A computed fold for a 104-nucleotide RNA from uncultured Polaribacter sp., annotated as SAM riboswitch aptamer (S box leader). The RNAcentral record of the sequence draws on MGnify. The prediction has a mean pLDDT of 79. NCBI's taxonomy places the organism under Bacteria, Flavobacteriia, Flavobacteriales, Flavobacteriaceae, Polaribacter.
RNA sequence: UUAUCAAGAAAGGUGAAGGGAUUAGACCCGACGAAGCCUUAGCAACCCUUUAGAAAUAAAGAAGGUGCUAAAUUCUACUCAACUGUUUGCAGUUGGAUAGAUAA
Numbered sequence: 001u002u003a004u005c006a007a008g009a010a011a012g013g014u015g016a017a018g019g020g021a022u023u024a025g026a027c028c029c030g031a032c033g034a035a036g037c038c039u040u041a042g043c044a045a046c047c048c049u050u051u052a053g054a055a056a057u058a059a060a061g062a063a064g065g066u067g068c069u070a071a072a073u074u075c076u077a078c079u080c081a082a083c084u085g086u087u088u089g090c091a092g093u094u095g096g097a098u099a100g101a102u103a104a
Stems, first nucleotide, its partner, number of pairs: 001104005010040005018029003023077004041069003046065002048061005073099001079096007
């Protein structure tokens, strides 16, 4: 920089009190054992492989490099736009942006 982020997929060992990215709030998970580490298994299909094609792309695959395997990126925040309501102060809904994660 570009793309994606409401789908999918967990057991065991070790460990011992935290964890859900960060700040704040909320809500959850956790001694029926959190995080971290190890092993095995799985999910997905970004890279990748094969086929077709001039290309765009499409279909199939999963050996390898990553990633992932509670809840939408757990939800909200800030700003902008549209719409709705309104006591004209504002409130709500949707979308986008920012931030973050992953891949190339």